[in-house]
Molecule: c-di-GMP-I riboswitch aptamer
Organism: Pseudomonadota bacterium
RNA sequence: ACCUUGUAAGGGCAAAACCGUCGUAAGGCGGUGACGCAAAAUUACCGGGCCUGAGUUGCGUCGAUCAGGUCAGCGGGAUUGCCGGG
Numbered sequence: 001a002c003c004u005u006g007u008a009a010g011g012g013c014a015a016a017a018c019c020g021u022c023g024u025a026a027g028g029c030g031g032u033g034a035c036g037c038a039a040a041a042u043u044a045c046c047g048g049g050c051c052u053g054a055g056u057u058g059c060g061u062c063g064a065u066c067a068g069g070u071c072a073g074c075g076g077g078a079u080u081g082c083c084g085g086g
Stems, first nucleotide, its partner, number of pairs: 002086003006082001012037002017032006035073001041079003045076003048071006055065004
C1' cells in the first nucleotide's frame, strides 16, 4: 500500500415514534429513543426518489418537460478513518 474481518478488544452512528424549533413543502436542527449499519464518516459528481413553481406539450381525476430545492440510512463514484488477520 492492497485485500479481508467486525465482540477478538475498544468502541462509533442512530430508524420509526414523540416533544420543541426552522421551512409553503419535501425535509433540516436539538432532546428522548433504538430499527438497524463495517464506513449509516464527509461529499449533490452520475443515476434515482421526494417537494415547490411556471409555462409548454401530450392528455384531460394524469403524465412528460424546464427551473429551484431536498434525500448521503436508494444505488454508484470521489475523499478520509479504527482494530484483528492475510